[in-house]
């Protein structure tokens, strides 16, 4: 320079056109002398960024940024 996969709470991940979720962290309550461990509730994310399709975009499509693999 080329090509492929990928970007989603504080991590790890799901979700392939119609209200954004699960697990694990953090908060606060119960359990306990007290931590842990269970248990219940809650806080957290304009879905990397712009544009475009659409009645409606995390999801389709152009670009760009950035991450691992491959070629050259």
């Nucleotide at each position: 320079g080329g090509g492929u996969u990928c970007g989603u709470g504080g991590u790890g991940c799901a979700g392939u056109g119609g209200u954004a979720g699960c697990a694990u962290a953090c908060c606060u309550g119960c359990u306990u002398u007290g931590g842990g461990u269970g248990c219940a509730g809650g806080u957290g994310g304009u879905c990397c960024c712009g544009g475009g399709u659409u009645c409606a975009a995390a999801c389709c499509c152009c670009g760009g940024c950035g991450a691992a693999c491959c070629c050259c």
The RNA shown here (transfer RNA) has 72 nucleotides. RNAcentral records the identical sequence in 2 taxa. The RNAcentral record of the sequence draws on ENA and Rfam. Rfam family: tRNA. Its family is annotated with triplet codon-amino acid adaptor activity in the Gene Ontology. The prediction has a mean pLDDT of 82.